[in-house]
RNA sequence: ACUGGAUAAAGCCAAAGUCUCCGCGAGGAGAUGACGGAAAGCUGCGGGUCUAUAUCUUAUUAGACAGCCGGGUUGCCUGC
Repeated sequence: ACUGGAUAAAGCCAAAGUCUCCGCGAGGAGAUGACGGAAAGCUGCGGGUCUAUAUCUUAUUAGACAGCCGGGUUGCCUGC
């Protein structure tokens, strides 16, 4: 440096719910709270799911989800 990730240690992140705010909505932000996570850090590139409006023979539209899967990228710890 690369790969792996333990009946280990020190740490890290934070689901659902609740409260407040934003959004037509999916959903997002903060606080609380821990279901879980070895990238549950970041990234809408591919797939997928969801929302809105139009439409009703239905999309060549706009958005959301990174904790749905894959890819890209950056990284922590310690035995082996």
The RNA shown here (c-di-GMP-I riboswitch aptamer) has 80 nucleotides and comes from a Nitrospirota bacterium. The prediction has a mean pLDDT of 83. NCBI's taxonomy places the organism under Bacteria, Pseudomonadati, Nitrospirota.